RNA sequence: GUCCGCGUAGCUCAGUAGGAUAGAGCAAGUGCCUCCUAAGCGCUAGGUCGUUGGUUCAAUUCCAAUCGUGGACG
Numbered sequence: 001g002u003c004c005g006c007g008u009a010g011c012u013c014a015g016u017a018g019g020a021u022a023g024a025g026c027a028a029g030u031g032c033c034u035c036c037u038a039a040g041c042g043c044u045a046g047g048u049c050g051u052u053g054g055u056u057c058a059a060u061u062c063c064a065a066u067c068g069u070g071g072a073c074g
Base pairs, nucleotide, nucleotide: 001073002072003071004070005069006068007067010026011025012024013023019057028044029043030042031041032040050066051065052064053063054062
């Protein structure tokens, strides 16, 4: 340099051949339980879906550029 993959909650990840409030587990906070803690059970909060632009009535999803990261080839 060319090509391919990935980027979604603090962490690990799911999701969608465009449409209803974007999800799970762990972690965090909180309540129940307990003499106390742990465990267990419940609840709550937490996200500009990397960024910018485009297509569309509508984009996390499609397209382009760009940033980061991993890989293949030279």